[in-house]
RNA sequence: AUUGAAAAAGCCAAACCUAUCGCGAGGUAGGGACGGAAAGCCACGGGACUCCACUCUGGAGUUAGCCGGGUUACCAAUG
Numbered sequence: 001a002u003u004g005a006a007a008a009a010g011c012c013a014a015a016c017c018u019a020u021c022g023c024g025a026g027g028u029a030g031g032g033a034c035g036g037a038a039a040g041c042c043a044c045g046g047g048a049c050u051c052c053a054c055u056c057u058g059g060a061g062u063u064a065g066c067c068g069g070g071u072u073a074c075c076a077a078u079g
Stems, first nucleotide, its partner, number of pairs: 001078004011036002016031006034065001040071003044068003047063007
C1' cells in the first nucleotide's frame, strides 16, 4: 500500500425482557446474542420511519445494524 478467503488478541451487540426518557419513530442503562471487519464517528446524498400543519406540499425529528459518501482505527494475509 492492497485485500478481508481463513482466523480472532481485543471490540461492538439484533430480536426479546426489565427500568427509564420521548406524543411518536426511537434513545439510554442492565440482562441477552442474531450477527458485524468499521455494527467506531459524521444526517452530506438517496431510502425508510415518526410527529405537526396539510390540497400540492412544508416544518421538526428518528434511523450510521438500509445504501452511498467523508473521516479515524484494530487484527490477519499478500506485496
This is a predicted structure of a 79-nucleotide RNA (c-di-GMP-I-GGC riboswitch aptamer) from a Campylobacteraceae bacterium. NCBI's taxonomy places the organism under Bacteria, Pseudomonadati, Epsilonproteobacteria, Campylobacterales, Campylobacteraceae. Model confidence (mean pLDDT): 81 of 100.